[in-house]
RNA sequence: GCCAGCGUAGCUCAGCGGUAGAGCAGUCGAUUCGUAAUCGACCGGUCAAGGGUUCGAGUCCCUUCGCUGGCUCCA
Numbered sequence: 001g002c003c004a005g006c007g008u009a010g011c012u013c014a015g016c017g018g019u020a021g022a023g024c025a026g027u028c029g030a031u032u033c034g035u036a037a038u039c040g041a042c043c044g045g046u047c048a049a050g051g052g053u054u055c056g057a058g059u060c061c062c063u064u065c066g067c068u069g070g071c072u073c074c075a
Stems, first nucleotide, its partner, number of pairs: 001071007010024004018055001026042005048064005
């Protein structure tokens, strides 16, 4: 330099055009003599950034940034 994949909650990840979700973590409650475990509820998101398409974009297209992998060139 070229190609591909990934970027969504504190963490690990779903969601492939029509209300953004799960598990863990956190908080509160129930249970217990108490703790743990278990159960219930709650909290938590400028969907990496910008632009475009569309009635409607996390999802499709373009550009940029970051991470990972592969290929190649030069010194």
Transfer RNA from Chloroflexi bacterium RBG_16_68_14, 75 nucleotides, folded computationally. The prediction has a mean pLDDT of 83. Lineage of the source: Bacteria > Bacillati > Chloroflexota. The RNAcentral record of the sequence draws on ENA. Rfam family: tRNA. From the family's description: Transfer RNA (tRNA) molecules are approximately 80 nucleotides in length.